[in-house]
RNA sequence: GCUCCGGUGGUGUAGUUGGUUAACAUACCCGCCUGUCACGUGGGAGAUCGCGGGUUCAAGUCCCGUCCGGAGCG
Numbered sequence: 001g002c003u004c005c006g007g008u009g010g011u012g013u014a015g016u017u018g019g020u021u022a023a024c025a026u027a028c029c030c031g032c033c034u035g036u037c038a039c040g041u042g043g044g045a046g047a048u049c050g051c052g053g054g055u056u057c058a059a060g061u062c063c064c065g066u067c068c069g070g071a072g073c074g
Base pairs, nucleotide, nucleotide: 001073002072003071004070005069006068007067010026011025012024013023019057028044029043030042031041032040050066051065052064053063054062
C1' cells in the first nucleotide's frame, strides 16, 4: 500500500430483506425478602448506533469519505 471483518447503554452481545417502542445478559439505583449481607424477586435509569456527508417519505441497516482495532496479502 491492497483486500476482508469489526466499532451499538458501564461491560459483553443481538439487531436476518431499510419501517413500529434499538432487544438480551451482566453491572448500577430503589423496593420486597433476611437479624445483616448475599441469593431470589418486582420496578427504574442508562446507547440519537466511531465521526462527517449522501440516497430515501423513512438509515444501526444502503452508498462515499475518514478515524480506530483485528486478520490476510504484497
The RNA shown here (transfer RNA) has 74 nucleotides and comes from a Thermaceae bacterium. The prediction has a mean pLDDT of 81. The same sequence occurs in records of 2 taxa. The sequence is in RNAcentral, with records from ENA and Rfam. Its Rfam family is "tRNA". Rfam classes the family as a transfer RNA.